[in-house]
RNA sequence: GGAGCUGGCCAGGCAGCCGCUGCACUAAAAACGCAGAGGAAAGUCCGGGCUCCGAAGAGCAGGAUGCGGGGUAACCCCCCGGCGCGCAUAAAUGCCGUGCAAACGGCGCUAAGGCGACGAAUAGGGCCACAGAGACGAUCCGGUUCAGUCCGGGGUGAAACGCGGCAACCUCCAUCCGGAGCAACACCAAAUAGGCAAGCGUCUGAGGCCGGCUCGGCCGAGCUUGCGGGUAGGUGGCUAGAGCCGGGGGGUGACCCCCGGCCCAGAGGAAUGGCUGCCCGGGCGGGUAACACCGCCCACAGAACCCGGCUUACAGGCCGGCUCUCACU
Numbered sequence: 001g002g003a004g005c006u007g008g009c010c011a012g013g014c015a016g017c018c019g020c021u022g023c024a025c026u027a028a029a030a031a032c033g034c035a036g037a038g039g040a041a042a043g044u045c046c047g048g049g050c051u052c053c054g055a056a057g058a059g060c061a062g063g064a065u066g067c068g069g070g071g072u073a074a075c076c077c078c079c080c081g082g083c084g085c086g087c088a089u090a091a092a093u094g095c096c097g098u099g100c101a102a103a104c105g106g107c108g109c110u111a112a113g114g115c116g117a118c119g120a121a122u123a124g125g126g127c128c129a130c131a132g133a134g135a136c137g138a139u140c141c142g143g144u145u146c147a148g149u150c151c152g153g154g155g156u157g158a159a160a161c162g163c164g165g166c167a168a169c170c171u172c173c174a175u176c177c178g179g180a181g182c183a184a185c186a187c188c189a190a191a192u193a194g195g196c197a198a199g200c201g202u203c204u205g206a207g208g209c210c211g212g213c214u215c216g217g218c219c220g221a222g223c224u225u226g227c228g229g230g231u232a233g234g235u236g237g238c239u240a241g242a243g244c245c246g247g248g249g250g251g252u253g254a255c256c257c258c259c260g261g262c263c264c265a266g267a268g269g270a271a272u273g274g275c276u277g278c279c280c281g282g283g284c285g286g287g288u289a290a291c292a293c294c295g296c297c298c299a300c301a302g303a304a305c306c307c308g309g310c311u312u313a314c315a316g317g318c319c320g321g322c323u324c325u326c327a328c329u
Stems, first nucleotide, its partner, number of pairs: 001325010012279007020036004038300001042311002045309005050181004062177005067081005082118001083116003087113001094107005119172002124170002126166003136162001140153004185236004195227006207219004243262008281298006
């Protein structure tokens, strides 16, 4: 220099104007100030925290996981190592073809890499397509023996008596698993209806209506107060956490430990938006001798109790690592 793999990161920036949500300020507001989506917030597929039911100790049933070791709060996750693959593949080299050659085309090889439900087939049951006599007590051919007694051979097939193969069929073994989920759950608490208690009243008329009062009239068997449950509604749960950043140390690594600093969305029919200008990067088109310049476009997507994973989607860009190989020193 060439070629092939593989990992991590970013997800435009700065202003101005108009809004929205939260916090702070305030007696309460307004104004001002501060903060305001993601690497996946997604699918809800695993694992945990938290909450309630409950007492979950044991057994059975059921489910999950399954090479060894490690990491972790835990895992169907991650890391290191082993094993397997009739899983590859590039360049170079090799072979073939064209060609004077350079080169091109084809074939073949190989690495990093990719993939793996990778416990047990001597507990037992079951199954084993096609081909083949036969797929596990089955027997084709030849020889041999008292005797399917022993020896040898051909063919089919992935595999042919050897304790065959399949456990992604049941099963066995080991380990793990109580259930439901923030619409969990807790608190405050209308109207109406119903419950309980007390008081008053039922022709000796409580109470209601006739717009406020008195008189009067009409209706009239319930009325008032308290308590408790519960609904609407409201509040909490609710964002300080297996947290983020920087430094140091340990470990091959996943990851762990120590020190310092920081606070970083909390809505609830659900805020996180819209417009404009400038700049940066890229692409396309126009334009130019080449620039300049002009126009257009630039992803997937959007919190809803919170984390750790996995999977899926994603314009463009940046930084590494591994392996093979050519030339030169």
The RNA shown here (Bacterial RNase P class A) has 329 nucleotides and comes from a Burkholderiales bacterium. Its Rfam family is "Bacterial RNase P class A". It is annotated as a ribozyme. Its mean pLDDT, the model's own confidence on a scale to 100, is 82.